[in-house]
This record gives sequence, C1' cells and structure tokens, in this order.
RNA sequence: CAACGUGGGCGGACAGCCGCGGUGAGCAAUCGCUGAGGAAAGUCCGGACUCCGUAGGGCAAUGGUGCUGGGUAACACCCAGGCGGGGCGACCCGAUGGACAGUGCAACAGAGAGCAGACCGCCGAUGGCACAGAACCUUUGGUUCCGUUUACGGAGCUGCGGGCGAUGUGCACAGGCAAGGGUGAAACGGUGGUGUAAGAGACCACCAGCGAUGCGGGUGACUGCAUCGGCUCGGUAAACCCCACCAGGAGCAAGGCCAAGCAGGAACAGGGCUGCCCGUCCGUUAUGUUCCAGGUAGGCCGCAUGAGCUCGUCCAGCAAUGGCGGGCCCAGAUAGAUGGCUGUACGACGACAGAAUCCGGCUUAUAGCCCGCGUUGCAGU
Repeated sequence: CAACGUGGGCGGACAGCCGCGGUGAGCAAUCGCUGAGGAAAGUCCGGACUCCGUAGGGCAAUGGUGCUGGGUAACACCCAGGCGGGGCGACCCGAUGGACAGUGCAACAGAGAGCAGACCGCCGAUGGCACAGAACCUUUGGUUCCGUUUACGGAGCUGCGGGCGAUGUGCACAGGCAAGGGUGAAACGGUGGUGUAAGAGACCACCAGCGAUGCGGGUGACUGCAUCGGCUCGGUAAACCCCACCAGGAGCAAGGCCAAGCAGGAACAGGGCUGCCCGUCCGUUAUGUUCCAGGUAGGCCGCAUGAGCUCGUCCAGCAAUGGCGGGCCCAGAUAGAUGGCUGUACGACGACAGAAUCCGGCUUAUAGCCCGCGUUGCAGU
C1' cells in the first nucleotide's frame, strides 16, 4: 500500500423565533425539567404482571426443544467447548439424539439400489464339439525268411482301411468370475501383492471403517494409545416414527374503581377449577347456556422506579455474566404529542423508518461515515 475477517459507534450538531404532549412551582401571567428507534418493524421465542375463589394429582391430545458445560427471571437466546464441513489464514457454517424397534422413499438410467447383481467383457483348467495326431492294436493285399503236411503255420517289413489314443490347435456350448469397462447422485471398503483357467479378503502387508478388551486425558460432549478380530452388514428421520426433556388457560380490548342510566322476560340445566378422570369448592334467593327486549359508550386507575440506564486501569471468571462502589430519572398519548421558519459549520439536511402494558432475545431493512483488533500478499527498513 492492497485485499479480506471480526467487534463497536453515529445516523445528526449549535443558536434564535413561534407552536405542541407530560410534569413541577405559582392566585395568575409565567418559569423550570422533559418528550420516538437501532431496529420502535416482524409477532418468531421467553418472561414479568393480571384474572380464572383454592390453582392439587394423574391421563390424553397438541405443540416445542434436541451434542456437552456454564450464564440468565427464562428461552429455541448468549458464552465457552466437542464433533462435522468450508477457507492459505484471520474466521465462518451446522435442523448437531437414534437407521441393529418398525414402516416408507431414492424418478430415470442400469444386470443390479441392501438377504443385490451380469449389459459389455475375462476364463473355459474340468466336461462337450471339430481338426491334426506320435506310439499301440487290428481286417485284408503284397513281399522276405524259416518250418513243413498237397495246404498251411510262425516271425519281420510294407500299401489301403478301421480302432484306440498321450499330446496339440481351434470353437466358446455347458460351466466359472464380479477384478476391468459401462449406467447412475449413490453400486456391498482402498492401494500393492500372493494365488487362480480367469478371478475374488480366498489369502497376505499397510490403511480406513466397525466391534471387543485393556491402559490413559477430560466435570462432560468426546478423545489418545495398545492388542485382537470377522474382513466390512449403504443413504435418508428439514419422511412417518422411536427416545429424552419441557409446556394449565386466557391475555392491558388482561383486570379494577367511580359516576350516570334502564326493565327485565322465557326456556333448559347444577355450576367453577377453560379437554377428560380423581379430588375439591360454591349452590336452587347463586351460577351457566340460548333467545327476546332496554340502558350506557363518560371519568379515573392499571401507566412507567424498572429482572432500569450509565461510569469504574475495582473484585471473581477464558468469556457470557455476576458482585462492589459512584452518578442519573431519560415519553406515557388516547380524534392519539416532537413540528415550522431562519442562520452557521458539516461526512449525515438523501437510508430503513414513529412508542400504545413492559422487559430479555432472535430475524428482517438500512444512504453515508468513524474507531479498535486480527489475517494474507507486495515493497521498503
């Protein structure tokens, strides 16, 4: 200097004039303080709080979570780890329990997709077919020699034919193979060798995987080493399912108080603990459900002092976080407040975008700018 990774911050400031909401003081005029976000959005999680008089026990259904340890009020969140994957790296990602409980799925292609399998191929040792065929046997013809019984017999050689047949060659029929090639996202371990007719964990060496045993490390998830072994029994649960754990329901339009106003009636039934059972409580002047009819739509509370914010070269901890000490009060509207104008400087006047019971997270959107730490490359010293 360039390219990247990761954490944090701002998203407006100052001054003047006028106008709004809340609140405090004041008889009043008026004055003081204060007033939309990093996500206020999504409504995806978890709670606080309120009610169901008590809120018990069990079951079912439904839903959720899914490696370990820690944090937290709690969580599906955060931190730190384990295992797996990506990256040269800083770092990032993971819907991360179980496939030997069972069921299902994997189109097409392919021989065969998990008790597999032969399309192309390789072999054809053993059988089979064909050809050749030494040696051997033999009918018959010829010939030599010997014997002799007119005719025959024996021995040898040889021509044609037949038989048998060691052996060789060919065929690739029977049969053997799953190593090579092909199909596919994926094909029932890999490399090298022995062996074989050709092969194959059939066998051997090394490796991976799985299992067993033993010795270690770690709180744990897991992990290191050694020995032995069958040689290898796939993938998918973000498919159904199994296993472990968790969850009462409803929600600020929850729920209370005050004022004003009217007019209750009928039918059915016990009702509540918001699915069922047990248990328990209330009850016929109560309560619940349905229908018809009348009145009200006002005011106040809940409503912001909080699991609050902020600072600290403090303590504990790798960290999340907790403790200790100091400082601060920072919206509570309800026909719903934050605005308008001017000036100055400026990177913002141009992004995404407006509280409604509140808080802790996650997710999504975001013009522009600033800061810290780290990685890689190049050059220089």